GlmS glucosamine-6-phosphate activated ribozyme aptamer from an Actinomycetes bacterium, 170 nucleotides, folded computationally.

[in-house]
């Protein structure tokens, strides 16, 4: 002292980048376009490095499947483009809520649990502003201040939708 295990806590705009673009370095600059002469402009290749999602929110179990998988701030001086992976969708099969007071078969709608419509409430971050701290730079970090969302859960109120069969029980 370091490993592996076990716990807890965070973590899906969550991880990565080989395109474009950006910094430096090293090589090269044969040239092109514009113009009244001076003159202006643009211009390869190759090494290392930058940047490249701001938060809200979302998981019944297990297994397949498939992809541009939700709401809003910012910006448009790439949150530009690829790439993987994601709670979201499909299916399947288990549990389980609702469809009757209860059970049971089946079956429909669903997932803490049917569908609309209005309403309540919901502690946003970054972006800006102060200071700092690294890096030759692009540029990254950290402190402190600080404005304003929508969806969805959760509440309410109203509208719809919503089995058959058998047993018990009243």
């Nucleotide at each position: 002292g370091g490993a592996a295990c076990c716990a807890a806590c965070g973590a899906a705009g969550c991880a990565c980048c080989a395109g474009c673009c950006c910094u430096c370095g090293c090589c090269g600059c044969a040239g092109g376009c514009c113009a009244u002469c001076u003159g202006g402009c643009c211009g390869g290749g190759u090494g290392a490095g930058g940047u490249g999602a701001c938060g809200a929110g979302g998981a019944a179990g297990a297994g397949g499947g498939a992809u541009u998988a939700u709401c809003g701030a910012g910006c448009c001086u790439g949150u530009c483009g690829g790439u993987g992976g994601g709670u979201g969708c499909c299916c399947u099969c288990u549990c389980g809520g609702c469809c009757a007071u209860u059970c049971c078969a089946c079956g429909g709608c669903c997932g803490c649990a049917c569908g609309a419509g209005c309403u309540g409430a919901g502690u946003a971050a970054a972006a800006c502003c102060c200071g700092g701290a690294g890096g030759c730079a692009a540029c990254u970090c950290c402190g402190g201040g600080g404005c304003c969302a929508a969806a969805g859960c959760c509440g309410g109120c109203u509208c719809g939708a919503u089995g058959u069969g058998g047993a018990a029980g009243c």
Rfam family: glmS glucosamine-6-phosphate activated ribozyme aptamer. By type it is a riboswitch. It was read from a public genome assembly, where an Rfam model found it. Model confidence (mean pLDDT): 78 of 100.